The prediction has a mean pLDDT of 85. Small-subunit ribosomal RNA, 5' domain from an uncultured bacterium, 528 nucleotides, folded computationally.
[in-house]
Context: one part of a larger RNA
RNA sequence: GAUUGAACGCUUGGCGGCAUGCCUAACACAUGCAAGUCGAACGGCAGCACAGUAAGUAGCAAUACUUAUGGGUGGCGAGUGGCGGACGGGUGAGUAAUACGUAGGGAGCUGUCCUGAAGAGGGGGUCAACCCGGGGAAACUCGGGCUAAUACCGCAUACAACUCUCCGGAGGAAAGCUUGGGCAACCAGGCGCUUUAGGAGGUACCUACGGCCGAUUAGUUAGUUGGUGGGGUAAAGGCUUACCAAGACGAUGAUCGGUAGCUGAUCUGAGAGGAUGAUCAGCCACACUGGGACUGAGACACGGCCCAGACUCCUACGGGAGGCAGCAGUGGGGAAUCUUGGACAAUGGGGGCAACCCUGAUCCAGCGAUGCCGCGUGUGUGAAGAAGGCCUUCGGGUUGUAAAGCACUUUAGGUUGGGAAGAAGAUGUAUGGGUUAAUAGCCUGUACAUUUGACGGUACCGACAGAAUAAGCACCGGCUAACUCUGUGCCAGCAGCCGCGGUAAUACAGAGGGUGCGAGCGUUAAUC
Repeated sequence: GAUUGAACGCUUGGCGGCAUGCCUAACACAUGCAAGUCGAACGGCAGCACAGUAAGUAGCAAUACUUAUGGGUGGCGAGUGGCGGACGGGUGAGUAAUACGUAGGGAGCUGUCCUGAAGAGGGGGUCAACCCGGGGAAACUCGGGCUAAUACCGCAUACAACUCUCCGGAGGAAAGCUUGGGCAACCAGGCGCUUUAGGAGGUACCUACGGCCGAUUAGUUAGUUGGUGGGGUAAAGGCUUACCAAGACGAUGAUCGGUAGCUGAUCUGAGAGGAUGAUCAGCCACACUGGGACUGAGACACGGCCCAGACUCCUACGGGAGGCAGCAGUGGGGAAUCUUGGACAAUGGGGGCAACCCUGAUCCAGCGAUGCCGCGUGUGUGAAGAAGGCCUUCGGGUUGUAAAGCACUUUAGGUUGGGAAGAAGAUGUAUGGGUUAAUAGCCUGUACAUUUGACGGUACCGACAGAAUAAGCACCGGCUAACUCUGUGCCAGCAGCCGCGGUAAUACAGAGGGUGCGAGCGUUAAUC
């Protein structure tokens, strides 16, 4: 000099944009929200609404009102079932290599998606919900009975491909729902289902090289190193097991100890290098602590399960419940780090044919000069060089065109008026193309109409008034830009280094003046 996720101080502080904000206790957490969705898979009907039915009241009647009933319909709590809760979000504890980065490899798996091939025939039994009964303070749980399905289980088919094979053969699938036409049989479409080949993306494994410190750590290792047989995995492999051999690693630093998430990058530097790894992006690891598997295409699973432990809470003392390193927020720790906000309008994600629902991801707003950038706090004129202050050799000098005065301007702020873009879509109607027997339906295009914005009446544009509402901080001995007076008297004090202060202190304190930066300035800490 540059830099920072900074902190602290000032009788500091006007506005906007863009960023950024627990670096410490991976400490403990009140409360709310953060993962649901599908009725176009299913049985149903707790609640809401409407047909229908019955009764009553009014009325000649149509009808109106009231009560009861009512899965018939819209829909839907709980339940069965499907997909998603393995993404997104957080943190950096552990990890010095089961990680990361780069470059390769072969012995793999892969839901949804894309391209292609083939098929979807015929049966069966159950378990929830529900009803009945029991236990328990609760959490919840047990027994009996009924029932549906895209839930579950067989049979048939598969020989192109899949698995096993003694190469003869053997084994192994499936599910329907809905839209339109039709009286129906059935036909057409959409979403699905099963097997299989390839792809995309994802994921698992292996190899080489690369990146910390310590030798006051020199030897380490028995599943250890290799082989054979068995087992296991999606898959290669001591991954595991039995037997056999005695190997394997190491001063090119093994082993041990300490520290640490890694990278793209960031800061600095002319570069080489050094330091760092906040925000953003990729990968990894973790989810109260330790262990374990289940389900599933994928987890050994943050808001799933089981066991053990510590802690907190409820309890009828028998037994139960919980996990913010999600977003806010609280206590604690600390020099120190924000709102218990709005919206799904956009982008994206999950579910759904869709409408739509969910989304503390995200987009916005709030708070903080935490940083960077921009703007403002006026402009011109104005010598009687006013008053006051300070200095003085008492002549004057300086503050100083500074102020006042005069003439203007109105950014930002205030008041007032207008007012976007971010909106693509969605729905309806009409119409063209494809599919089709069809002018249904479905897919796709065009036109018109209606409609969707949290931010927000925001950005931006105009009008009005009026200099009006807006300057401080540090320093002035040398380094280092900037000097005098008064007070003090080795005292009080200053100080980054040299050093100032013991009666003329440009070095302490105050004042006047000056210098530097400026909504900041200075100090401290840290890196180059």

Its Rfam family is "Bacterial small subunit ribosomal RNA".